[in-house]
Molecule: transfer RNA
Organism: bacterium
RNA sequence: GGGCGCUUAGCUCAGCGGCAGAGCGCUGCCUCGACACGGCAGAGGUCACUGGUUCAAUCCCAGUAGCGCCCA
Numbered sequence: 001g002g003g004c005g006c007u008u009a010g011c012u013c014a015g016c017g018g019c020a021g022a023g024c025g026c027u028g029c030c031u032c033g034a035c036a037c038g039g040c041a042g043a044g045g046u047c048a049c050u051g052g053u054u055c056a057a058u059c060c061c062a063g064u065a066g067c068g069c070c071c072a
Base pairs, nucleotide, nucleotide: 001071002070003069004068005067006066007065010024011023012022013021018055026042027041028040029039030038048064049063050062051061052060
């Protein structure tokens, strides 16, 4: 220098045009003599950034950035 992939909640990841979700973690309540386990409820997201396509973009397209793999 060229090619490919990834970037979504604190962490690990799903979702791939029409309400942003799960597990773990966190907070409160219940349970217990107490803790753990368990049950119920809740908080938490500019979907990396910029622009474009579209009635509508996390999702499609282009560019930028970061990370990883391959080639030279």